Notes: Predicted 3D model of a 539-nucleotide part of an RNA (small-subunit ribosomal RNA, 5' domain) from an uncultured bacterium. The prediction has a mean pLDDT of 83. The RNAcentral record of the full RNA draws on ENA and SILVA.
Context: one part of a larger RNA
RNA sequence: GCGAACGCUGGCGGCGUGCCUAACACAUGCAAGUCGAACGGGAAUGCCCUUCGGGGCUAGUAUAGUGGCGCACGGGUGAGUAACACGUGGGUAACCUGCCCUCAAGAUGGGGAUAACCCGCCGAAAGGUGGGCUAAUACCGGAUAAGACCACGGCCAUGCAUGUGGCAGGGGUAAAAGAUGCCCUCUGAAUGUAUGGUAUCGCUUAAGGAUGGGCCCGCGGCCCAUUAGCUAGUUGGUGAGGUAAUGGCUCACCAAGGCUGAGAUGGGUAGCUGGUCUGAGAGGAUGAUCAGCCACACUGGGACUGAGACACGGCCCAGACUCCUACGGGAGGCAGCAGUGGGGAAUAUUGCGCAAUGGGCGAAAGCCUGACGCAGCAACGCCGCGUGAGUGAUGAAGGCCUUCGGGUUGUAAAGCCCUGUCGGGCGGAACGAAUGGGCGAGGUGUGAAUAAUGCCUCGUAUUGACGGUACCGCCAAAGGAAGCACCGGCUAACUCCGUGCCAGCAGCCGCGGUAAUACGGAGGGUGCAAGCGUUGCUC
Numbered sequence: 001g002c003g004a005a006c007g008c009u010g011g012c013g014g015c016g017u018g019c020c021u022a023a024c025a026c027a028u029g030c031a032a033g034u035c036g037a038a039c040g041g042g043a044a045u046g047c048c049c050u051u052c053g054g055g056g057c058u059a060g061u062a063u064a065g066u067g068g069c070g071c072a073c074g075g076g077u078g079a080g081u082a083a084c085a086c087g088u089g090g091g092u093a094a095c096c097u098g099c100c101c102u103c104a105a106g107a108u109g110g111g112g113a114u115a116a117c118c119c120g121c122c123g124a125a126a127g128g129u130g131g132g133c134u135a136a137u138a139c140c141g142g143a144u145a146a147g148a149c150c151a152c153g154g155c156c157a158u159g160c161a162u163g164u165g166g167c168a169g170g171g172g173u174a175a176a177a178g179a180u181g182c183c184c185u186c187u188g189a190a191u192g193u194a195u196g197g198u199a200u201c202g203c204u205u206a207a208g209g210a211u212g213g214g215c216c217c218g219c220g221g222c223c224c225a226u227u228a229g230c231u232a233g234u235u236g237g238u239g240a241g242g243u244a245a246u247g248g249c250u251c252a253c254c255a256a257g258g259c260u261g262a263g264a265u266g267g268g269u270a271g272c273u274g275g276u277c278u279g280a281g282a283g284g285a286u287g288a289u290c291a292g293c294c295a296c297a298c299u300g301g302g303a304c305u306g307a308g309a310c311a312c313g314g315c316c317c318a319g320a321c322u323c324c325u326a327c328g329g330g331a332g333g334c335a336g337c338a339g340u341g342g343g344g345a346a347u348a349u350u351g352c353g354c355a356a357u358g359g360g361c362g363a364a365a366g367c368c369u370g371a372c373g374c375a376g377c378a379a380c381g382c383c384g385c386g387u388g389a390g391u392g393a394u395g396a397a398g399g400c401c402u403u404c405g406g407g408u409u410g411u412a413a414a415g416c417c418c419u420g421u422c423g424g425g426c427g428g429a430a431c432g433a434a435u436g437g438g439c440g441a442g443g444u445g446u447g448a449a450u451a452a453u454g455c456c457u458c459g460u461a462u463u464g465a466c467g468g469u470a471c472c473g474c475c476a477a478a479g480g481a482a483g484c485a486c487c488g489g490c491u492a493a494c495u496c497c498g499u500g501c502c503a504g505c506a507g508c509c510g511c512g513g514u515a516a517u518a519c520g521g522a523g524g525g526u527g528c529a530a531g532c533g534u535u536g537c538u539c
Base pairs, nucleotide, nucleotide: 001537002536004535005534006533007532008531011385012384013383014382015381016380017378018377019343024341025340026339028338029337030336033069034068035067038066039065046057047056048055049054076296077295078294086220087219088218089217090216091215092214095213096212100209101208102207104205105204106203108142110140111139117132118131119130120129121128122127148173149172150171152169154167155166156165157164158163178201179200180199181198182197183196187194188193222268223267224266229259230258231257234256235255236254237253238252239251240250241249271293272292273291274290275286276285277284278283298319299318300317301316302315321332322331323330324329349375351374352373353372357371358369359368360367361366388418390416391415398409399408400407401406422480424475425474426473427472428471432466438460439459440458441457442456443455444454445453446452483528484527485526486525487524488509489508490507494523495522496521497520498519504511505510
């Protein structure tokens, strides 16, 4: 010094921290959704009316489906890994990058399906299957191509090699999607409409940026030589495949190489770092919480989708385990937050809230968010406060000791006087919350426009889990609040009694066999103090 544990003890608060062991197994709930301003369908319930058939509102609401974006973030764990995994410094003329920003050019004309839905069938279930209908910002051809890409040849510039950059040329290849609001200036239509205009959000191609990543390299950081030889995709080449991209990454062929005492190979151990602890430093030890990177997600393998995964709460296969079953077959994965069993010396609530911060989706309102903000439990740690202050000698009583004179406990107590922290009661009562969004108004830009809308400003009402909490005021009242270890030397602190090498103590030296400051008790003392000791580990 500690993520501690154990023993005794325990008043309050603030801020932190809390499965180090079984990467053991998990009941239950929650932890990733969202968009109706992409699309087609479209209830129930309740109320009202009714000619009792039905109709209207609820309501184009709820819910499911197609589609888009997200689910690769956030959260957990440390099993594996001695490795370009990490740290640091570089390289990429060998690369990618959704959403975001800037800039340029576009957005034309068609087509066929399919879920939902309806009808039927199979199945215990999970679920599956056949027929029929339909939409889109879903899917597929055609057109166009500024620029992009591909092959060709030309010119210029430049470099560390394969090259790179720029310019012009003809040839080939590849795009797109609409939605919402408002309006009638233009066009069509003809009294307010869309096929038109406009604003916003989207769509396509290209260039640049930003951000995030992939790959490569130099150097650095464990132990064992009682591990000395290792290697066949092995080392290199040519060609091909594959990838966003280099490369034996993979494959065919060719060559026979490559590593190693400056420790290869093998074995053991281990996530790495910023940091943390210690130390005067050098160094040693360590890698909880927080932050960066990596790896993993029941075990092993695999790919799909996608800008991004070989994907914790996706898919497929195999395995172990658990559960359901009508025995044919199915379902599952807490190293997310709580929680349970087990293991262990040992580690918490099946809490509240999205008010704040941040994230996903959405034009927005908003929805979701066990991230997060808070609360609960634990002296686990650090820090602060309190358990009273003053006065009070006849030095009371009692205890203990005594040389019996007295000494000590000890101003300690009582008594008197005072104060009111914490705790208790009563009352008041926040900051965190407005730079955001809603509504209203104004300015400004686009616009034909006084419409609509982007941006800016002002005003306005509103939004708090914590929490009736912090804090403040008042009331009563010394009242409710001290222990633990030690006292032979090291080492601050001494006497009596009991015991009699017994019972016991002990970190080392050592104590105890009849006067023990060392055992046990008592009185007294010393040290720390809501803690004190012990144990473990590290310097």